The prediction has a mean pLDDT of 82. Predicted 3D model of a 1366-nucleotide RNA (small-subunit ribosomal RNA) from a Phycisphaeraceae bacterium. NCBI's taxonomy places the organism under Bacteria, Pseudomonadati, Planctomycetota, Phycisphaerales, Phycisphaeraceae. Rfam family: Bacterial small subunit ribosomal RNA. Gene Ontology terms of the family: structural constituent of ribosome and ribosome. The sequence is in RNAcentral, with records from ENA.
RNA sequence: CCGAUAACCUCCUUUCUUGUAACGGAGAGAGGAGCAAAGGUGAGAUUCCACCGGAGGAGCGGCUGACUUAGUAUUAGCUAGUUGGUGAGGUAAAGGCUUACCAAGGCAUCGAUGCCUAGGGGGUGUGAGAGCAUGGCCCCCACCACUGGGACUGAGACACUGCCCAGACACCUACGGGUGGCUGCAGUCGAGAAUCUUCGGCAAUGGGCGCAAGCCUGACCGAGCGACGCCGCGUGCGGGAUGAAGGUCUUCGGAUUGUAAACCGCUGUCGGGAGGGAUGAAGUGCAGGGGGGUUCUCCCCCCUGUUUGACAGAGCUCCAGAGGAAGCACGGGCUAAGUUCGUGCCAGCAGCCGCGGUAAUACGAACUGUGCGAACGUUAUUCGGAAUCACUGGGCUUAAAGGGUGCGUAGGCGGUUUGUUAAGUCAGGUGUGAAAGCCCCCGGCUCAACCGGGGAACAGCGCUUGAAACUAGCAGACUGGAGUGAGGUAGGGGUGUGCGGAACUUCCAGUGGAGCGGUGAAAUGUGUAGAUAUUGGAAGGAACGCCGGCGGCGAAAGCGGCACACUGGGCCUUAUCUGACGCUGAGGCACGAAAGCCAGGGGAGCGAACGGGAUUAGAUACCCCGGUAAUCCUGGCCGUAAACACUGAGCACUGGAGGGGGGUGGCUUCGGCCUUCCCCCUCGUAGCGAAAGCGUUAAGUGCUCCGCCUGGGGAGUAUGGUCGCAAGGCUGAAACUCAAAGGAAUUGACGGGGGCUCACACAAGCGGUGGAGCAUGUGGCUUAAUUCGAGGCAACGCGAAGAACCUUAUCCUGGGUUUGACAUGCACGGAUUAGCUCCUGGAAACAGGAGUAACACUCUCUGAGUGGAACGUGCACAGGUGCUGCAUGGCUGUCGUCAGCUCGUGCUGUGAAGUGUCGGGUUAAGUCCCUUAACGAGCGCAACCCCUAUCGUUAGUUGCUAACGCGUCAUGGCGAGUACUCUAGCGAGACUGCCGGUGUCAAACCGGAGGAAGGUGGGGAUGACGUCAAGUCCUCAUGGCCCUUACGUCCAGGGAUGCAAACGUGCUACAAUGGUGUGGACAGAGCGAUGCAAUGCCGCGAGGUGGAGCAAAUCGCAAAAACCACACCCCAGUUCGGAUUGCAGGCUGCAACUCGCCUGCAUGAAGUCGGAAUCGCUAGUAAUCGGAGAUCAGCUACGCUCCGGUGAAUAUGUUCCUGAGCCUUGUACACACCGCCCGUCACGUCAUGGGAGCCGGGAGCGCCCGAAGUCACGCCGUUUCAGGCGUGCCUACGGCGAGAUCGGUGACUGGGACGAAGUCGUAACAAGGUAGCCGUAGGAGAACCUGCGGCUGGAUCACCUCCUUU
Repeated sequence: CCGAUAACCUCCUUUCUUGUAACGGAGAGAGGAGCAAAGGUGAGAUUCCACCGGAGGAGCGGCUGACUUAGUAUUAGCUAGUUGGUGAGGUAAAGGCUUACCAAGGCAUCGAUGCCUAGGGGGUGUGAGAGCAUGGCCCCCACCACUGGGACUGAGACACUGCCCAGACACCUACGGGUGGCUGCAGUCGAGAAUCUUCGGCAAUGGGCGCAAGCCUGACCGAGCGACGCCGCGUGCGGGAUGAAGGUCUUCGGAUUGUAAACCGCUGUCGGGAGGGAUGAAGUGCAGGGGGGUUCUCCCCCCUGUUUGACAGAGCUCCAGAGGAAGCACGGGCUAAGUUCGUGCCAGCAGCCGCGGUAAUACGAACUGUGCGAACGUUAUUCGGAAUCACUGGGCUUAAAGGGUGCGUAGGCGGUUUGUUAAGUCAGGUGUGAAAGCCCCCGGCUCAACCGGGGAACAGCGCUUGAAACUAGCAGACUGGAGUGAGGUAGGGGUGUGCGGAACUUCCAGUGGAGCGGUGAAAUGUGUAGAUAUUGGAAGGAACGCCGGCGGCGAAAGCGGCACACUGGGCCUUAUCUGACGCUGAGGCACGAAAGCCAGGGGAGCGAACGGGAUUAGAUACCCCGGUAAUCCUGGCCGUAAACACUGAGCACUGGAGGGGGGUGGCUUCGGCCUUCCCCCUCGUAGCGAAAGCGUUAAGUGCUCCGCCUGGGGAGUAUGGUCGCAAGGCUGAAACUCAAAGGAAUUGACGGGGGCUCACACAAGCGGUGGAGCAUGUGGCUUAAUUCGAGGCAACGCGAAGAACCUUAUCCUGGGUUUGACAUGCACGGAUUAGCUCCUGGAAACAGGAGUAACACUCUCUGAGUGGAACGUGCACAGGUGCUGCAUGGCUGUCGUCAGCUCGUGCUGUGAAGUGUCGGGUUAAGUCCCUUAACGAGCGCAACCCCUAUCGUUAGUUGCUAACGCGUCAUGGCGAGUACUCUAGCGAGACUGCCGGUGUCAAACCGGAGGAAGGUGGGGAUGACGUCAAGUCCUCAUGGCCCUUACGUCCAGGGAUGCAAACGUGCUACAAUGGUGUGGACAGAGCGAUGCAAUGCCGCGAGGUGGAGCAAAUCGCAAAAACCACACCCCAGUUCGGAUUGCAGGCUGCAACUCGCCUGCAUGAAGUCGGAAUCGCUAGUAAUCGGAGAUCAGCUACGCUCCGGUGAAUAUGUUCCUGAGCCUUGUACACACCGCCCGUCACGUCAUGGGAGCCGGGAGCGCCCGAAGUCACGCCGUUUCAGGCGUGCCUACGGCGAGAUCGGUGACUGGGACGAAGUCGUAACAAGGUAGCCGUAGGAGAACCUGCGGCUGGAUCACCUCCUUU
């Protein structure tokens, strides 16, 4: 391809039924047309295998709907096969799936489109859950197979190990041409912080083919490697104290490692050696037998024999033997567990806080402890804690956060009532929610991990039945919400037009004649060319005094002379009408102070910029003189403010009181009272709040809607978009960096904040310092050394109440010494050492030598022995004024003799904390009184103690002397007396006790009396809690560190005294209130024996000599001086002043050169009262005058501490300076204003924006080319078939072009962040020294300054008051 023949199916014709208005349609029947396969095994096939047609099913697949499933709006519009229709094609099949034509649709703020990211799910991790994060192994789904395109074959592919084409890459080549695709299993390379064996086997399970045997199977089963994870096991068990040694620590006693080890006894897991071996194996095949399926070569079942293990090898037996087997992190807190050493802001640690700068539980090590353990830590990541994105379950006055205000769209939410529906909602049923996993139960590996079985769960979704309260839909009704009508009413509500007076400036004119103006003070400016002032007139612009008020109106911004016109809203009364018409409001629209912009006017005053004058270190400021834009009007932009009540709008509910504004009703004696509604304030209950506070005008209690927040900085910046003429607005990040930023309140401290009050704080006074000379201390300089400490007050005549040697010191130079100059102990030695005397060397210390020779005890007592001290040797140790006062004790200074500082209990507050302790009086006082949520108490104050002022008493010697007496030139000298003075014991006295006044009936204050003294009589001692890391390691003590023939110790000499100039504290002066001379008078308190020393004598004098007296009311130092009297000096560098220097002396001392004091003579300097500044003192004080003492040989003492003599002035007072106390206020301070802190500039590091450009990526658009291939058409192919060729459409790769977008890079440039000690200033925090801040505009090295408007998140309030930094 031809022929034969069935059913189903399709088509045609036809009948019946049904249906339609009718045609078509649906169902059933009849006839006709179209489409099949036809082999094998076997002796044998209807029966087995294969083949054909049809039907059903399991299973699998294709297509499709709804819902769901990331980010980004700095992507808002997208879309032409797009959306739909009709015809045709195509497919297994619906469909713009494709094509022609027609229509103009479709999607999107419920997020389209774009960009970027990502396979989805079961599940997994975490979490109480809700969630959040995630999707590795396993399972399901999807997709891919070198990259891109394509079809073929087929049931199925557009096909991982098939085909064609193109591309990149790699390989082979004879250069003609070919070949390849590990994201299969192993393996290699590369990249990387990092990931395995080129293994065994089909024995099991599973798959393909085959009738079967069997073949194939890097699926799979096993083994190998890796502590990668999970699980299990071991590395021994028992005994063992002189608590061994060693280590570590130590209070030196010990403790700990630690029963740990050794040692003794025992066991035998794992590992090792040897043996044997269950199980994973059931089948299948073969052989034989039996049974069943009616029949069979087919199927099923049973029995016997035989056949199959890659790999693993449990359990068991034997051998040996504690043998082969422990680490890691940590020990400051969080957080379980600490000591020593080393180190010394180094090295280092660190999760956060934070450790480390000489005593590190924090670094490193050791010891020890803690935790876990074949692991332990680290890193990365997720969830949790985190209620820290808040659905469950947050907030927005001040901490981040309410939109500047209104109108309104979408949306969300919404009054009473009736009916209905059933979307939400609720209940029942049912289906699904794969398996694995999670959970529960049971079971298998000795347990577990792992595995098996069952259950539950999978909070979901679908379907279905029902309910009807609520929400919702639909229909109807209502009036309380809302609106409307009517009648009243208050008002700077808005817009426009007109008018008015005061003031100001300018101009004109008059008067007038030297200034005006301005300031902290001045100057610039202005004026004899006539200002300012004053009078009259004219012009102009802006703003509207009083009323005016935490009073009114408006949505907010905002609105203020008067009149008129137009116009918006509110409130009250009434209850006419509508009948939920409402609330909110993303986008949107409108309005929106001031500044600013454009155009045109206008411009008096004021006034950014600008000019000038001041101030100042500077002054680009604050202050002053000018002055442009602007401020004003018209039109148009801008669209922001601390546009704030830092509080969105609406509704409802929840105790009150008071005030103001606008209405209503009732009563009224007209004064008013009561009631109700709206608006604006103040105080407060409950409640809320972190607190402050809010509190019917909520920040209370609820509901609805919108906006906004999510650590600080970077930054409201960059970039993009959008708006704007511009300035700029709106929207709005990231990198990087920090461990905070912040709120409210508390306690302090501070303030160039306030109030009250004290103090020689100021003022009023007196005298000084600062100038001179000298003394003394200090810094500095010098030096071999100039020992050390003290450093504003509160170091500097201080340690030092006494440096020639000594003192005296790591001061310097030099010389000695080493158990030591000094203490204790031990051992040994030996005798006389020690001591004393002497000699040598030496500067001495010291070294060497000689002589003499002490004590106690015992005994065999001419003597011997022993011992202590001592000596020598040696060992422990001594010693250090070496360091650290910032390791300390003790002591001290200072605030400050200021009046404060605290506690218990109670009360208040979440708390820190407060109260008490505040307030009113009063005081010297936190002294006392009153009030009082306080009541009491302690340390301070005061008092008690000492001195002093008066009196009494006791006692009279060394004191005293009135009376009596003696004596002397004279003296209490003597007798005598104790009266007085005095001495020193005891007492008295003074307490606001008395009187008057004031005051709160108080405390107390004022005045007075009396009194010696009066309100603490005067003076001293006495110093609260604390502050200053105040001072002192050099008084002493002491931790740690350091030195040990030296940093110890001894000695000589020097230095600490050095001197250009500086500072502090003093002395003496500058003179006449004085100096000098002569004469004369009066104290107190001390000291005196290595001491004070009289009379006398010598010396001009210092002093010498000498020594009476005195251990002191007896004697001495000892003369007090200023003072008084007289005299001189006569204002002068002097009769002032005494430095300096020379000479001569004296004293002490071993010694006065460096380096003592004193005396005499001579010399006679500066200095004529002291700049800025600064000190002391309030009564017996200041001032002035002498006296004494300590230390001490002497003295550089003029210092210090006491003592007395003479003896004032002034205080109106608290404004100011300084300090202090209490209350209050602000604070960004709290190592506390010597605080904190801002910006430029300079340097370094890092990330980032812009940037002429350069480079690259992904995606799309337009055009060109067009492989393979499907499809269509044509031709060829003897007919047909297979096939071939050509053309066309589509189209991959490729090429060209214009853009958009993302990333990298880039000379240069912008800011930003960070960085122990850079520069300039001082902006902010207090009234921050000009209150600050916000918006805007201009200016300026910088913080900033100035103008305009706004805010309080500003202090102080009677006013004024320049600068003042760190």